Predicted 3D model of a 548-nucleotide part of an RNA (small-subunit ribosomal RNA, 5' domain) from an uncultured Spirochaetales bacterium.

Context: one part of a larger RNA
């Protein structure tokens, strides 16, 4: 001299843009932070239009009764999504990461593509009803039912998996390719349109969409190995029995001691093994001419974790933060027999600390799940609030003004100096108040209407491109204009011995006190205190801590 997620003292006017628990991965009251589909299924609720029939009259209205079932709504069954989105740095010195490599050891839902094939049945179990248990959370037994839910069967190759041979290549096991063989493995339907052919149900006919099934490729995640690099300490030097290989065997998508049985005695280590301590690691960020040193807040990318330890289940994908299941600490409730919880999600509360923020608005825009869509959820996110945390802008007023005005202050008493500074004239009107006006932009879709145009028998439906109308803003009456008032409502910190820019008086008397280092203070202290006066920065100036 630069940096900083800072803190602290004294001040403090606006406005944009970031940033804000770095300490207890300590404990949490409250609300929300993941659902969604009725176009997969039975129900239930509540029920328009309409039709039939009573009743009253004013004869086309009231009012009822029964049938109807359109829009709704949805407890459950089922689908998909809860493995993303968000937090946090505990753990990790490891293939955790980072880098460049392998897989002839691999897996992969939704998505795009090409092929295929879409056939016929069976039996449940919630929901419901009845009996029952419990304070509660939650059961228990009986009975009835649908389904795109479950289960059997039939079909199927370019699937699998064996079996035998033949070519080509390779890197040993092989890996491709063609052709034969055996054996095994699918499925679900749903919602409109139309009635030209059959035909006379509304369909089982004809057409679309959505879904759903096997294959194969593709594209997106992901899994494993493998070189090299990755902090300190030998006042850790020897370490290792699933340890190092082989052999059957199992396991897993998938290579391997991953596991398991026998066998063999290996492995690793001064190029530092083990041990111990310390850390998430990287793009990067600070410093520096550079090498290098220190960081890993915030934003990106990878990992690891969701109370603590463990453990599977489902799923394509977890061993799953707001899922299950055991333990164990704590909390809460309880009728003492039993139960619930799990902020390192957004706020937010108590504690800890020197220190970190609203229990705020909207799903309008992006982006997400679901849904055919309408649209529902979204504390992701877009936005406001707070705090000079930080970095940038902007103002605090402009021109003239000497009788160098009064007061302080010095003074050789002449006067200097504060000082154009200030009154004072004459202006502006950023920003402030105040009142009226108000945006652009973020909005363009989807959905409705019309046309084309392709399916199609079809002028329905549907996809596809084009055109209109309508209409959707949390921010926010915000930005910004415009007009009006009036210099008005807006300047401090720290410093003046040398380093280091800036000087005297007066009090103090080694006292009281300064102080980064050197060092001042013991009667004339430009070093202490105070004033004036300089000198430095500026909405901030100093100091503490830390890094270069």
């Nucleotide at each position: 001299g630069a940096g900083u997620g800072a803190a602290u003292g004294c001040u403090g006017g606006c406005g944009g843009c970031g940033u804000g628990c770095c300490u207890a991965a300590c404990a949490c009251a409250u609300g929300c932070a993941a659902g969604u589909c009725g176009a997969a299924c039975g129900g239930a609720g509540a029920g328009a239009a309409g039709g039939c029939g009573g009743a009253g009259u004013u004869u086309a209205c009231u009012u009822u009764g029964c049938c109807g079932g359109a829009a709704c709504u949805u407890a459950g069954u089922g689908g998909c999504g809860g493995a993303c989105g968000g937090g946090u740095g505990a753990g990790u010195a490891a293939c955790g990461c980072g880098u460049g490599g392998g897989u002839a050891a691999c897996c992969u839902g939704g998505c795009c593509a090409u092929a295929a094939a879409a056939c016929a049945g069976g039996g449940a179990c919630a929901a419901c009803c009845c009996u029952u248990g419990g304070a509660a959370a939650c059961g228990a037994g009986g009975g009835c039912u649908a389904a795109u839910a479950c289960c059997a069967g039939a079909u199927a190759a370019u699937c699998u998996u064996c079996c035998g041979a033949a070519g080509u290549g390779g890197c040993a096991u092989c890996a491709c390719u063609a052709g034969g063989g055996a054996a095994g493995g699918a499925a679900a339907g749903g919602c409109g349109g139309c009635c030209u052919c059959u035909g006379a149900a509304c369909a089982u006919g004809c057409u679309g969409c959505c879904g759903a099934u096997u294959a194969u490729g593709g594209a997106u995640g992901g899994a494993c190995c493998c070189g090299c690099g990755u902090c300190u300490g030998a006042u850790u030097a020897g370490c290792u029995a699933g340890u190092u290989g082989g052999u059957g065997g199992g396991g897993u998508a998938a290579a391997a001691g991953c596991c398991u049985a026998c066998c063999a005695a290996g492995g690793c280590g001064a190029c530092g093994a083990u041990c111990a301590g310390u850390a998430g690691c990287c793009g990067g960020c600070c410093u520096g001419a550079g090498a290098g040193g220190g960081c890993g807040a915030a934003c990106g990318g990878c990992c690891a974790c969701a109370c603590u330890g463990g453990g599977a289940c489902u799923g394509a994908g977890a061993c799953a933060c707001g899922g299950c299941c055991c333990a164990g600490a704590c909390u809460c409730c309880u009728a003492c027999g039993g139960g619930a919880g799990g902020c390192a999600g957004c706020a937010g509360u108590g504690g800890g600390g020197a220190a970190u923020c609203u229990u705020c608005c909207g799903c309008a825009a992006u982006g997400g799940a679901c849904g055919a869509a309408a649209g529902u959820c979204u504390g992701a996110c877009g936005g406001a609030g707070c705090a000079a945390c930080g970095c940038c802008g902007c103002g605090u007023g402009u021109a003239u003004g000497a009788a160098g005005a009064a007061g302080g202050c010095c003074u050789u008493c002449g006067g200097g100096u504060u000082g154009u500074a200030a009154a004072a004239u004459a202006c502006u009107g950023u920003c402030u108040u105040u009142g009226g006006g108000g945006a652009a932009g973020a909005a363009a879709a989807a959905g409705c209407u019309c046309u084309a145009u392709g399916u199609a028998a079809a002028u329905a439906g549907c996809g596809u491109a084009g055109a209109g109308a309508a209409g959707u803003g949390a921010c926010g009456g915000u930005a910004c204009c415009c007009a009006a008032a009036g210099a008005g409502g807006a300047a401090g910190c720290c410093c003046c011995g040398g380093c280091u820019a800036a000087c005297u008086a007066c009090g103090u008397g080694c006292c009281a006190g300064c102080a980064g280092c050197c060092g001042c203070g013991g009667u004339a202290a430009u070093a202490c205190g105070u004033a004036g006066g300089g000198g430095g920065c500026g909405a901030g100036c100093g100091u503490u801590g830390u890094u270069c």
The full RNA is in RNAcentral, with records from ENA and SILVA.